[in-house]
């Protein structure tokens, strides 16, 4: 990086360094942000997907490793179906994200 498989309405924040935009691309819309965001560090914390381990073993539990995460549903929506007089409101798919295995 690119291909497979799963999973994405739950959960989880302090201190520091900085100093202007940032929520993944594009558009709309919302919304965070000088009461200092986005990033990065360091410490907490959560989650359980690989390992490890236990145990009453189609599984379930710890939470030691490897990762990930730690405003808002992946913030929403964009495309195809359906369903509504209308606003809209359902399902799948795209696209991305994380893991895991493969090339």
């Nucleotide at each position: 990086u690119u291909c497979u498989u799963a999973u994405u309405c739950a959960g989880a924040g302090a201190g520091g360094u900085g100093g202007a935009g940032g929520g993944a691309c594009u558009u709309g819309g919302c919304c965070c942000u000088g009461c200092g965001a986005u990033a990065c560090c360091u410490c907490g914390g959560c989650a359980a997907c690989g390992g490890a381990c236990u145990u009453u073993u189609u599984a379930a539990g710890u939470g030691c490793u490897g990762u990930g995460c730690u405003a808002a549903a992946u913030c929403c929506a964009a495309c195809a179906a359906g369903c509504g007089u209308c606003a809209g409101c359902u399902u799948g798919a795209a696209a991305a994200a994380u893991a895991a295995g493969a090339a």